[in-house]
Context: one part of a larger RNA
Molecule: large-subunit ribosomal RNA, domain I
Organism: Nitrospira sp.
RNA sequence: CGUACGUGGUGGAUGCCUUGGCGGUAGGAGGCGAUGAAGGACGCGGUAGCCCGCGAAAUCUUCGGGGAGCUGGCAAACAAGCUCUGAUCCGGAGGUGUCCGAAUGGGGAAACCCACGGCUUAGGCCGUACUGCAUGCUGAAUACAUAGGCAUGCAGGGCGAACCCGGGGAAUUGAAACAUCUCAGUACCCGGAGGAAUAGAAAUCAACCGAGAUUCCGCAAGUAGUGGCGAGCGAACGCGGAGCAGCCCAGUUGACAUCAAGCGAGCAAAUUUAGCUGAACUGUCUGGAAAGUCAGGCCAUAGCGGGUGAUAGCCCCGUAAGCGAAAAAUGCGUUCGUGGGUCAACAAAGAGUAGGGCGGGACACGUGUAAUCCUGCUUGAAGAUAGGGGGACCAUCCUCUAAGGCUAAAUACUACCUACCGACCGAUAGUGAACCAGUACCGUGAGGGAAAGGCGAAAAGAACCCCGGAGAGGGGAGUGAAAUAGAACCUGAAACCGCGUACGU
Numbered sequence: 001c002g003u004a005c006g007u008g009g010u011g012g013a014u015g016c017c018u019u020g021g022c023g024g025u026a027g028g029a030g031g032c033g034a035u036g037a038a039g040g041a042c043g044c045g046g047u048a049g050c051c052c053g054c055g056a057a058a059u060c061u062u063c064g065g066g067g068a069g070c071u072g073g074c075a076a077a078c079a080a081g082c083u084c085u086g087a088u089c090c091g092g093a094g095g096u097g098u099c100c101g102a103a104u105g106g107g108g109a110a111a112c113c114c115a116c117g118g119c120u121u122a123g124g125c126c127g128u129a130c131u132g133c134a135u136g137c138u139g140a141a142u143a144c145a146u147a148g149g150c151a152u153g154c155a156g157g158g159c160g161a162a163c164c165c166g167g168g169g170a171a172u173u174g175a176a177a178c179a180u181c182u183c184a185g186u187a188c189c190c191g192g193a194g195g196a197a198u199a200g201a202a203a204u205c206a207a208c209c210g211a212g213a214u215u216c217c218g219c220a221a222g223u224a225g226u227g228g229c230g231a232g233c234g235a236a237c238g239c240g241g242a243g244c245a246g247c248c249c250a251g252u253u254g255a256c257a258u259c260a261a262g263c264g265a266g267c268a269a270a271u272u273u274a275g276c277u278g279a280a281c282u283g284u285c286u287g288g289a290a291a292g293u294c295a296g297g298c299c300a301u302a303g304c305g306g307g308u309g310a311u312a313g314c315c316c317c318g319u320a321a322g323c324g325a326a327a328a329a330u331g332c333g334u335u336c337g338u339g340g341g342u343c344a345a346c347a348a349a350g351a352g353u354a355g356g357g358c359g360g361g362a363c364a365c366g367u368g369u370a371a372u373c374c375u376g377c378u379u380g381a382a383g384a385u386a387g388g389g390g391g392a393c394c395a396u397c398c399u400c401u402a403a404g405g406c407u408a409a410a411u412a413c414u415a416c417c418u419a420c421c422g423a424c425c426g427a428u429a430g431u432g433a434a435c436c437a438g439u440a441c442c443g444u445g446a447g448g449g450a451a452a453g454g455c456g457a458a459a460a461g462a463a464c465c466c467c468g469g470a471g472a473g474g475g476g477a478g479u480g481a482a483a484u485a486g487a488a489c490c491u492g493a494a495a496c497c498g499c500g501u502a503c504g505u
Base pairs, nucleotide, nucleotide: 001504002503003502004501005500006499007498008497009496015490016454017453020425021424022422023421024420025419026418027417028416029414030413031159032158039100040099041098042055043054044053046078049074050073051072060094061093062092063091064090065089069082070081071080105114106113107112115128116127117126118125119124130156131155132154133153134152135151136150137149138148163194164192165191166190167189168188174181178228204211205210215242216241217240218239219238225233226232246406247405248404249350251346252345253344254343255342256341258340262338263337264336265335266334267333270330271329272328273327275323276322277321281296282295283294285292297314298313299303305317306316307315355379356378357377358376359375360374361373362372365391386401387400388399389398390397441448442447461489464476465475466474467473
């Protein structure tokens, strides 16, 4: 030095586990905010820090539940207390709620600085931003007036995951290059709303038969078309379903009648926000431990699930089933009020509009034979004996009535709450994050962004002794089923590094 066997170190794979994730189903909720939000800063404990909670009332009040311990967690100990006159804890309703933040008295380098007015029990309290609308007062040049000013009231502002509507609007890419085209009206920016939004009761389709608002789904159909007729884009009619609901204004008269929706208030089924009752088992053996074995029972509208020293229907929490609310919220329904209703006659029935020209855009449709819809510029009718449409255009025919408005459901989504589920993951996986993670750390900044789980059934976490530096570490002793389970702690692979023995060189 090598080989073999044995025995260690190092290392943290593997197995097992799960507090965390991922995906879904059902129901709920679908907003919060000047009554100051979301998010923060700083404080509050007998306490040095962090987390949670709370706000100088930081240890509040009250109403319910509950029933013996309690003073949150990391995190034990001590101190001081509370509690059957019902604490801690859970739920409802209130009170308080510093400072910043739309931040709103002015300023500002957020959590700070500086004011004015009124009131005051002299501690302090309240008001004072801007914009829009309404009302009132006042009021110039300038007589009436108007502009302007002031006051009061109401509303708005900001935040939030996706879904929705509108205004703007790319490029990479594809076309095997590239310009029309495509990607795509996508990404992104802006405005706005709701629990959904949009759309919506035919100036619609159809085809000489007829249908009868809108929305969504399946087919029609990758069809008809469109297209440097390239790449690609891509309908409709009609059919089958989901769900269905129709109305009002631009007006007079008459009749009938208190009968619609909506809104407000009362009552109220039910539901939600705490909870409660809840069946049935013992022995033997092994073992550290019984839920395992064997033996004999029992319950079951409960043999879902979890825990307990190994695998428990009958030990515990629960589960099936049944029950429960002082208070608050939602609210089927019902009563009252408000609101207006029904029928008839006559009348009326949306103008810088429809349409035209030029330029664009939207329609599956790229200007094309290009209808239809929108409109920046420019023109510009008719008046139901009328007008629009039926894919150039004309006639016939058919059909509808624009230029005012409202409208549930079927549809889209899930930040959030509750319950449950998974031939989903199991710590290099699953969220970036199972652990004090959007942390540490990096970056001027926008932004980027980790690693890190497991002793044991129970701390019983090793008293005491010895070596040692009052060490580190170790050896005894002791605990424990086990300490090669000793906190650098389950299992403990390999690489890598030793030691012992044998053999070889």